Overview:
The part of an RNA shown here (large-subunit ribosomal RNA, domain II) has 719 nucleotides and comes from Micromonospora sediminimaris. The sequence was found in a public genome assembly.
[in-house]
Context: one part of a larger RNA
RNA sequence: GCCUGCGAGUUAGUGGCAUGUGGCGAGGUUAACCCGUGUGGGGGAGCCGUAGCGAAAGCGAGUCUGAAGAGGGCGUUUGAGUCGCAUGUUCUAGACCCGAAGCGGAGUGAUCUAGCCAUGGGCAGGCUGAAGCGCGGGUAAGACCGUGUGGAGGGCCGAACCCACCAACGUUGAAAAGUUGGGGGAUGACCUGUGGUUAGGGGUGAAAGGCCAAUCAAACUCCGUGAUAGCUGGUUCUCCCCGAAAUGCAUUUAGGUGCAGCGUCGUGUGUUUCUUGCCGGAGGUAGAGCACUGGAUGGUCUAGGGGGCCUACAAGCUUACCGAAAUCAGCCAAACUCCGAAUGCCGGUAAGUGAGAGCGCGGCAGUGAGACUGCGGGGGAUAAGCUUCGUAGUCGAGAGGGAAACAGCCCAGAUCACCAGCUAAGGCCCCUAAGCGUGUGCUAAGUGGAAAAGGAUGUGGGGUCGCAUAGACAACCAGGAGGUUGGCUUAGAAGCAGCCACCCUUUAAAGAGUGCGUAAUAGCUCACUGGUCAAGUGGUUCCGCGCCGACAAUGUAGCGGGGCUCAAGCACACCGCCGAAGCUGUGGCACUCACACAAUGACUUCGCGAGGUCCUUCGGGGUUUCGUGCAGGUGUGUGGGUGGGUAGGGGAGCGUCGUGCCGGGGGUGAAGCAGCGGGGUGACCUAGUUGUGGACGCGGCACGAGUGAGAAUGCAGGC
Numbered sequence: 001g002c003c004u005g006c007g008a009g010u011u012a013g014u015g016g017c018a019u020g021u022g023g024c025g026a027g028g029u030u031a032a033c034c035c036g037u038g039u040g041g042g043g044g045a046g047c048c049g050u051a052g053c054g055a056a057a058g059c060g061a062g063u064c065u066g067a068a069g070a071g072g073g074c075g076u077u078u079g080a081g082u083c084g085c086a087u088g089u090u091c092u093a094g095a096c097c098c099g100a101a102g103c104g105g106a107g108u109g110a111u112c113u114a115g116c117c118a119u120g121g122g123c124a125g126g127c128u129g130a131a132g133c134g135c136g137g138g139u140a141a142g143a144c145c146g147u148g149u150g151g152a153g154g155g156c157c158g159a160a161c162c163c164a165c166c167a168a169c170g171u172u173g174a175a176a177a178g179u180u181g182g183g184g185g186a187u188g189a190c191c192u193g194u195g196g197u198u199a200g201g202g203g204u205g206a207a208a209g210g211c212c213a214a215u216c217a218a219a220c221u222c223c224g225u226g227a228u229a230g231c232u233g234g235u236u237c238u239c240c241c242c243g244a245a246a247u248g249c250a251u252u253u254a255g256g257u258g259c260a261g262c263g264u265c266g267u268g269u270g271u272u273u274c275u276u277g278c279c280g281g282a283g284g285u286a287g288a289g290c291a292c293u294g295g296a297u298g299g300u301c302u303a304g305g306g307g308g309c310c311u312a313c314a315a316g317c318u319u320a321c322c323g324a325a326a327u328c329a330g331c332c333a334a335a336c337u338c339c340g341a342a343u344g345c346c347g348g349u350a351a352g353u354g355a356g357a358g359c360g361c362g363g364c365a366g367u368g369a370g371a372c373u374g375c376g377g378g379g380g381a382u383a384a385g386c387u388u389c390g391u392a393g394u395c396g397a398g399a400g401g402g403a404a405a406c407a408g409c410c411c412a413g414a415u416c417a418c419c420a421g422c423u424a425a426g427g428c429c430c431c432u433a434a435g436c437g438u439g440u441g442c443u444a445a446g447u448g449g450a451a452a453a454g455g456a457u458g459u460g461g462g463g464u465c466g467c468a469u470a471g472a473c474a475a476c477c478a479g480g481a482g483g484u485u486g487g488c489u490u491a492g493a494a495g496c497a498g499c500c501a502c503c504c505u506u507u508a509a510a511g512a513g514u515g516c517g518u519a520a521u522a523g524c525u526c527a528c529u530g531g532u533c534a535a536g537u538g539g540u541u542c543c544g545c546g547c548c549g550a551c552a553a554u555g556u557a558g559c560g561g562g563g564c565u566c567a568a569g570c571a572c573a574c575c576g577c578c579g580a581a582g583c584u585g586u587g588g589c590a591c592u593c594a595c596a597c598a599a600u601g602a603c604u605u606c607g608c609g610a611g612g613u614c615c616u617u618c619g620g621g622g623u624u625u626c627g628u629g630c631a632g633g634u635g636u637g638u639g640g641g642u643g644g645g646u647a648g649g650g651g652a653g654c655g656u657c658g659u660g661c662c663g664g665g666g667g668u669g670a671a672g673c674a675g676c677g678g679g680g681u682g683a684c685c686u687a688g689u690u691g692u693g694g695a696c697g698c699g700g701c702a703c704g705a706g707u708g709a710g711a712a713u714g715c716a717g718g719c
Base pairs, nucleotide, nucleotide: 001719002718003717004716005715006714011093012092013091015090016089017088018087019086020085021084022083023082024081027048028047029046033042034041035040052059053058062074063073064072065071096234097233099231103224104223105222106221107220108219114198115197116196117195118194119193120192121191122190123188125157126156127155128153132149133148134147135146136145137144161185162184163183165182166181167180168179169178200216202212203211204210237653238652239651240650241649242648247260248259249258250257251256261367262366263364264363265362266361267360268359269358272357274352275351276350277349278348279347280346281345287339288337289336293333294332295331297329298328299327300326304322305321306319307318308317309316370395371394372393373392374391375390376389377388378387379386400411401410402409415588416587417586418585420584421583422582426578427577428576429562430561431560435575437574438573439572440571441570442569448564454548455547458545459544460543461542462541463540464539465538466537467536475532476531477530478529479528481505482504483503486500487499488498511526515524516523589643590642591641592640593639594638595637596636597635603633604632605631606629607628608627609626610625611624612623613622614621615620654708656705657704658703659702660701661700662699663698665696672692673691674690675689676688677686678685679684
């Protein structure tokens, strides 16, 4: 890992609430217990209901408060309960199952290891050579020196022994701590055998929270114990109908919970819902405005202040300074408003809609982490796949088609079948279903198929202003002069360093000079003019499409690819077609509504009346037949509508094991297992048939559960 088996909403309570159903009914019902074995009889204590009010005494259709015949509160009127059974849910219990780390109690451990006690054992070999002592020297005596002897030391080197510093290997190991090669201690605070001792908030510790049996910031075993777990995981058959929430308030609350909101089921009401038109309302947003409150620019005007002049003081004059107020012009505002929409909201009315609309009450929930997109705002940086509100949509819980791929975008809401049709978004050259469709233009950039400020005789179209056969624009030929070197300045300044002025003349025209140039002149050139040529040529502005701006890491890589240029790009117009689980067609299933029929039918439950039969305490009870009444359930046909779905609510079923009653099968072969065939919407079943198997099964109606497995790092076994 796979297979097989096991594996999770159970049980109890004269519990609570509700629903269904049944008995009795202003009543209902027993509990313990007894007689006893008939799911029989007795037992009325008690409980619920029939009356409430008050804290209570208590009173009572009233009562409490109160001084009160006041007022007020709660009641009275409308009346149905109660006891079983079943189901849903809840409470108390382990309460759907598994899961802690831990806490407490009683015990077991020092054969590992830490310390200590007692008693034993061990340390090859080599080196060094302390004290003391002998002898000699030395001294007044010493000290001291030399030389021998001696054999000290947590002394030196180094095996056994002990340790574990480095590296490699090992790392599903040879080994749950090792191997190999080096390393440290090796007469000592040394190593070691045996026996003993200290025990869990305790021991022991040359102290690392170390060690106390591969376990230690509190050992191990059993018990309390199924501790608790607002947390994680898991929770087993089918079909049908409906179908959420991720919000508000509160919370030692924020991943939990309570109430409300939203779902479902039952019941009541019966269009009250919703949409549109019309009518009537409230409002202060968008916009706009400056009338208020503030902000803020310039002008005019000027109180006042500053400077200057004047001045004994006071005054006066003046000002390229500052400047309130006023005024003019132009602005800004979520917390400004003289104004002021569109939507939305409220009410009325009419019409439409008739639905899983609305509203009330009750049973059961889930949700209370939301996500993105468009629009309106706040925060942020008018950042974020950011955050926080409002509003709408989608996803969530939604499949299908499109967007290459792509929860939240676009189209569209999947009951089933079909080798039928029409469309949506989006597409129609090939991949790839359908047009290399038609018409008129644009683009040359592969723009299309990423991007800004900014830049540019790209190109197409429109407007406007000039010049132009009295000859424009461009090109070429020629002129471009004189006063004058204007004046000033300057070393110089002559059109051309700079300052001022910018005239006049001759002219077809020519600036007191556009640029280059010189030390200054000179020289070249322009404006301006004539000629040649010959028909358009300039400025400005708006619109369409393009260009530059444009740099990233594996490989083109910013059309999905091929490829595309009067497109297969862009714009406008038009005609076709393709294209989905949308719509239609045909057929089937389910739910629901309406109508019709069945029908004043049949069956069943209950009440009433009559009859038969059995029992009888003579009240009645059981059973059966007929008639009748009320209420409920079950059908068929036609037509309309509906049938995506997580949490969740509701409904209907399948299967397993067992019990009761009825029926029926089996050695002429039960159950089980398997093949083929058949049936059902499904869980599943099997009219049949074959094989295996060898003794017990099955169907119907009820009842009761140890009742359904793929997941829980599930448990056990097998492979």